Model confidence (mean pLDDT): 86 of 100. This is a predicted structure of a 469-nucleotide part of an RNA (small-subunit ribosomal RNA, 3' major domain) from an uncultured bacterium. It matches the Rfam family "Bacterial small subunit ribosomal RNA".
[in-house]
Context: one part of a larger RNA
RNA sequence: UGACGGGGGCCCGCACAAGCGGCGGAGCAUGCGGAUUAAUUCGAUGCAACGCGAAGAACCUUACCUGGGUUUGACAUAUGCCGGAAAGCUGCAGAGAUGUAGCCCCCGCAAGGUCGGUAUACAGGUGGUGCAUGGCUGUCGUCAGCUCGUGUCGUGAGAUGUUGGGUUAAGUCCCGCAACGAGCGCAACCCUCGUCCUAUGUUGCCAGCGGAUAAUGCCGGGGACUCAUAGGAGACUGCCGGGGUCAACUCGGAGGAAGGUGGGGAUGACGUCAAGUCAUCAUGCCCCUUAAGUCCAGGGCUUCACGCAUGCUACAAUGGCUGGUACAAAGGGCUGCAAAACCGCAAGGUCAAGCGAAUCCCAAAAAGCCAGUCUCAGUUCGGAUUGGGGUCUGCAACUCGACCCCAUGAAGUCGGAGUCGCUAGUAAUCGCAGAUCAGCAACGCUGCGGUGAAUACGUUCCCGGGCCU
Numbered sequence: 001u002g003a004c005g006g007g008g009g010c011c012c013g014c015a016c017a018a019g020c021g022g023c024g025g026a027g028c029a030u031g032c033g034g035a036u037u038a039a040u041u042c043g044a045u046g047c048a049a050c051g052c053g054a055a056g057a058a059c060c061u062u063a064c065c066u067g068g069g070u071u072u073g074a075c076a077u078a079u080g081c082c083g084g085a086a087a088g089c090u091g092c093a094g095a096g097a098u099g100u101a102g103c104c105c106c107c108g109c110a111a112g113g114u115c116g117g118u119a120u121a122c123a124g125g126u127g128g129u130g131c132a133u134g135g136c137u138g139u140c141g142u143c144a145g146c147u148c149g150u151g152u153c154g155u156g157a158g159a160u161g162u163u164g165g166g167u168u169a170a171g172u173c174c175c176g177c178a179a180c181g182a183g184c185g186c187a188a189c190c191c192u193c194g195u196c197c198u199a200u201g202u203u204g205c206c207a208g209c210g211g212a213u214a215a216u217g218c219c220g221g222g223g224a225c226u227c228a229u230a231g232g233a234g235a236c237u238g239c240c241g242g243g244g245u246c247a248a249c250u251c252g253g254a255g256g257a258a259g260g261u262g263g264g265g266a267u268g269a270c271g272u273c274a275a276g277u278c279a280u281c282a283u284g285c286c287c288c289u290u291a292a293g294u295c296c297a298g299g300g301c302u303u304c305a306c307g308c309a310u311g312c313u314a315c316a317a318u319g320g321c322u323g324g325u326a327c328a329a330a331g332g333g334c335u336g337c338a339a340a341a342c343c344g345c346a347a348g349g350u351c352a353a354g355c356g357a358a359u360c361c362c363a364a365a366a367a368g369c370c371a372g373u374c375u376c377a378g379u380u381c382g383g384a385u386u387g388g389g390g391u392c393u394g395c396a397a398c399u400c401g402a403c404c405c406c407a408u409g410a411a412g413u414c415g416g417a418g419u420c421g422c423u424a425g426u427a428a429u430c431g432c433a434g435a436u437c438a439g440c441a442a443c444g445c446u447g448c449g450g451u452g453a454a455u456a457c458g459u460u461c462c463c464g465g466g467c468c469u
C1' cells in the first nucleotide's frame, strides 16, 4: 500500500423478509459422470461445466473403431525429363475407393497453355502445448469505481487530490478543505415502445358520395380515420408550495400521453481468475511424413446395474372430452410457400389458382366465450410401454428418423432434507413464428403477441458488493 477478520460505522442488490409459482418424489426428453465397448471422437468441471461448443450425428457431417486401398499425395506453388489431351460415356471385376478394356480424342505457326506420369523442393496433420501466444469470450459487474499531470507533505515505500458534511441510481451534484486541474468509467448523444403535428398515399385504409352483390373496399372515387414511411414537437425538477446551509437535493401538487433515469435495448472503466478456447481462425516451438497424411465401405458418437443437472407431461372438476363461436403480433416463402376442389378415419395424396409477396400462401391462433357430458374413481384423470397396420423425406429409415390409425393403458393422488425464479404488463398461464434443416429425435434455443396477479413491515439475520476506519 493492499488483502483478510465468527472487528466497528454508513449504504446497496429478489440478498433476506412479505408473497406467487416451481425443482427435489413419477414417466419421458436432453446433457454430464460412471460403467461398458473394436470405437462408444474431442473439448467445457463451484458460482462462471452439465438442452454448453452442436441454430439439426441414418450416409455425409466425423475428428473415433474395424477392414480394404494409396504415397508429391484429396489441396497449393515451382523446376527438370517423358508422354498424350484430360475429362466424359459404356462394359467387366469389386463392398466401395479403385482397377481394367472399348468408344471419344485439344488449342496454338512456334514458344507454350492444359492434363497425366516420373524426380525434387514440398504439401498435409481436428497430432501436443490455451502454463509460449494473437484474436474472441466468460466472470466479479452496468458494481462505481480506476488513474494521471503539476504542486504540497514524507529520508523512503507512499500520502494528498479520491478524505470530511450533505445528496444521488452513480467519484451524481453542492459545500468545505494543500491542493488545482485532467483522463478512462457514470450520465447524455444511438435504437425501440408510449402522445401529438406535418408531408406522402400503394399492395394499406373506407368516414362521407355513387354503383354492384347471397356476401366482401368488390368497383368508381376519397385522404378524413387506422396504418405505413420520413421529418419534427414533447419532459427540463420547467411551474407552485413545504423542508434544506438563500446550495445540491428531497417531499407534495398542478398541467400533461408520459414526471423526476418514462419502459426496454445496445453500450461492460483499470483490472481479477497462468479462467475458457491451439477443434472457428491465426500462430511460436515440439512431434508424424509408405503415416499421427489421404481415399473408401461398414460400424460408432444413439450402449446401460447406477448417480447428477436442465426441461417437458402429469397426478385432475379453476378439470377432461364433444359440438358451436371470437380476438393477435412477429416472422418465412421460387431447388420455395401453396389456396380452392376431390380422395383418405388420419398422417397424407391427386390436380392445381395465386404469389419473388403491406397484393398470394404458410394460417387453424390457443387459452377465452356458449352449450352438452363425465361426478371424485387410479377414473371419460394420466399417458409411458408394447403389438399390428400405414404415411412422408431420402440412394438408403436394421443398428438409428418423424408422423398417423387401431389395440394396449405403466408409474403417478402434489413430492424428505434441502433448493431455484420473479417487484408489473413482471410472475403465472396460453398459443404463434423463425434459424439450423432433404427429413428429424425441438419437450431445446431465439423472438412474438393473448389473458394477467400477489407482496415488500423492514434491514436483526444468510449471500454478494461499495465507502470510511
Base pairs, nucleotide, nucleotide: 007469008468009467010466011465012464013463015459016458019422020421021420022419023418026313027312028311029310030309031308032307033306034304035303042053043052064299065298066297067296068295069294070293073122077121078120079119080118081117082116083115084114088103089102090101091100092099093098106113107112124288125287127286128285129284133282134281135277136276137275138273140271145184146183147182148181149180150179151160152159153158164175165174166173190265191264192263193262195233196232197231198230199229200228201227205222206221209220210219211218236259239253240252241251242250243249302441315415319374320373321372322371323370324369325368331362332361333360336355337354341350342349343348381412386407387406388405389404390403391402392401428451429450430449431448432447433446434445